[in-house]
């Protein structure tokens, strides 16, 4: 540069929960705190998921429905680092 990716040794990132805050809600952001994770970096392009505010439907009770949310649910895209080769 290319491949491989944690033997070791420095390290990184942070799940639930608690607390504040946005939001309809799922959830997100900030501290706190590690369940874990070799991409658990970084992007919604496919598929699954979760919400369901608006909208439609019903007399109601409710049902559909994503332009909404999850990269720590998978594909896939794209940078990258320890150490061998």
């Nucleotide at each position: 540069u290319g491949u491989u990716g944690u033997c070791a040794u420095g390290g990184g990132c942070a799940a639930a929960a608690c607390u504040g805050u946005c939001g309809a809600a799922a959830g997100g952001c900030a501290g706190u705190g590690a369940c874990g994770c070799a991409a658990a970096g970084c992007c919604u392009c496919c598929g699954g998921u979760c919400u369901a505010a608006c909208a439609g439907c019903g007399c109601a009770a409710g049902c559909u429905c994503a332009g909404g949310a999850u990269a720590g649910c998978g594909g896939g895209g794209u940078u990258g680092c320890a150490g061998g080769c």